[in-house]
RNA sequence: GGGCCUGUAGUCUAAUGGUAGGACGCCACCCUCACACGGUGGAGAACCAGGUUCGAUUCCUGGCAGGCCCA
Numbered sequence: 001g002g003g004c005c006u007g008u009a010g011u012c013u014a015a016u017g018g019u020a021g022g023a024c025g026c027c028a029c030c031c032u033c034a035c036a037c038g039g040u041g042g043a044g045a046a047c048c049a050g051g052u053u054c055g056a057u058u059c060c061u062g063g064c065a066g067g068c069c070c071a
Stems, first nucleotide, its partner, number of pairs: 001070007010024004018054001026042005047063005
């Protein structure tokens, strides 16, 4: 330099053009003499900028970051 893939809570991971789901973690309450376990509830996320569309996390373009391959 060229090609391909990926980018979603603190971490990991789904789904899909129509309200972004789950696990771990965190917080509160219940339980306990207390801790742990367990139960209930809660907060918390789409890499950036454009385009298409009634509607974009999803499709397209460019950029950024990471990974793999070739030179």
Predicted 3D model of a 71-nucleotide RNA (transfer RNA) from a Candidatus Aenigmatarchaeota archaeon. Rfam family: tRNA. The family's RNA type in Rfam is transfer RNA. Gene Ontology term of the family: triplet codon-amino acid adaptor activity. Rfam describes the family as follows. Transfer RNA (tRNA) molecules are approximately 80 nucleotides in length. The coordinates come from a structure-prediction model, not an experiment, and the mean pLDDT is 82.